[in-house]
C1' cells in the first nucleotide's frame, strides 16, 4: 500500500395545518434515496423528541456547519365573500302606537256624518200558543170455567100442565190490551215574540221623520313618539378565495462552493 471482519453512523428533504413541544400517518413541493406493523374522533414520544420488528452499506464513504442560488410553501398590503361576539348616547331599514287629511280603493242628493223616535235582540214577572210526556173521556176489542141477560139441542123434577139447573150461540160488560183524530187537564223545557208590565239605555240591527255634503284609516305617503340587535350601520374577532408574487419578511428541496470530523481488530 492491499485483502478480511467488525463498530458508529447512515439508509430522503422541506413546507403548510395540528401539537406545550418533537417526530410519524394524511396533504402539499421536490426528486428516487429498504422491508413489515401502528396511527386524525390520532399513533408514538419528550428538548440527544417517533416506537417495535426485520433487511443492507460498512470508514468505502459517511456525517456535521456555513455561504450561494434557488423549485415551492408562508407572512404583509389591497379587493371581495362569509361567520361569530358586542352596541340603542345610531338622526337608519323594517316593526309598533298616535297624528294628519296629499294620493289610491270604496260609500254618499236613490241622502254621508250628525239629531230624534219606535220596534227587536239582552234580564225578569203575568198570560197564552205550539212541542214533548204520561193520564182521563171518545172509540174499539176483550172471560171454555171461578161476571150478567136470552138461553137451541140435551139434562133433571112431575102422570100431565108445567117448572129447575144449565153447555154451546149470541149480546152487554168488569179486569186487562190497542191506534188515529177531537175533548178535558196535568208535568217539562236552548220552544215562541203572540200578548201586557217592568229593568236597562252601552253596542248592534230594523222602520220612521229631520238636517244638508261629506265619511272613512283599509293601503300608500308625511310628521311625532316608542321599545328593541331581526337588517342595514358602527366596533372587535375568526375563516376562504382573489390581486401582488422579488412590495416587506420567514422557512427552505434539489444544485454549488468552502470549512470541519473521519474509529478498531485480524492477515499479507
Nucleotide at each position: 500500500c492491499c485483502g478480511u471482519g467488525c463498530u458508529g453512523a447512515g439508509u430522503g428533504g422541506g413546507g403548510a395545518a395540528u401539537u406545550a413541544g418533537c417526530g410519524g400517518u394524511g396533504c402539499c413541493c421536490u426528486g428516487u434515496a429498504c422491508c413489515c406493523g401502528c396511527a386524525a374522533u390520532c399513533c408514538g414520544c419528550u428538548c440527544c423528541a417517533g416506537c417495535g420488528g426485520g433487511g443492507c452499506u460498512g470508514a468505502a464513504c459517511g456525517c456535521c456547519c456555513g455561504c450561494c442560488c434557488a423549485a415551492g410553501g408562508a407572512u404583509c398590503c389591497g379587493g371581495c365573500c362569509u361567520u361569530c361576539g358586542g352596541g340603542g348616547c345610531c338622526a337608519g331599514u323594517a316593526c309598533g302606537c298616535c297624528g294628519c287629511g296629499g294620493g289610491c280603493a270604496g260609500c254618499g242628493u236613490u241622502g254621508a256624518c250628525g239629531g230624534c223616535c219606535a220596534g227587536g235582540u239582552c234580564c225578569c214577572g203575568c198570560g197564552c200558543a205550539a212541542c214533548g210526556c204520561a193520564g182521563g173521556c171518545c172509540c174499539g176489542u176483550g172471560a171454555a170455567u171461578c161476571a150478567g141477560g136470552u138461553c137451541a139441542g140435551g139434562u133433571c123434577c112431575g102422570g100431565a100442565a108445567g117448572g129447575a139447573a144449565g153447555c154451546a150461540g149470541c149480546c152487554u160488560u168488569a179486569a186487562g190490551c190497542g191506534a188515529u183524530c177531537g175533548c178535558c187537564a196535568g208535568c217539562g223545557a236552548g220552544u215562541g215574540c203572540c200578548g201586557c208590565g217592568g229593568a236597562u239605555c252601552a253596542g248592534c240591527c230594523u222602520g220612521a221623520c229631520c238636517c244638508g255634503a261629506g265619511c272613512a284609516c283599509g293601503c300608500c305617503a308625511c310628521g311625532g313618539c316608542g321599545g328593541g340587535c331581526a337588517c342595514g350601520c358602527c366596533c372587535g374577532g375568526g375563516g376562504a378565495c382573489c390581486g401582488c408574487u422579488u412590495c416587506u419578511u420567514c422557512c427552505g428541496a434539489a444544485g454549488g462552493c468552502g470549512g470541519g470530523c473521519c474509529g478498531c481488530a485480524c492477515g499479507g
Model confidence (mean pLDDT): 75 of 100. A computed fold for a 268-nucleotide RNA from a Solirubrobacterales bacterium, annotated as Bacterial large signal recognition particle RNA. Rfam family: Bacterial large signal recognition particle RNA. Gene Ontology terms of the family: signal recognition particle, plasma membrane targeting and SRP-dependent cotranslational protein targeting to membrane, signal sequence recognition. It is annotated as a non-coding RNA gene. From the family's description: The signal recognition particle (SRP) is a universally conserved ribonucleoprotein involved in the co-translational targeting of proteins to membranes. Lineage of the source: Bacteria > Bacillati > Actinomycetota > Thermoleophilia > Solirubrobacterales. The gene name in the source record is ffs.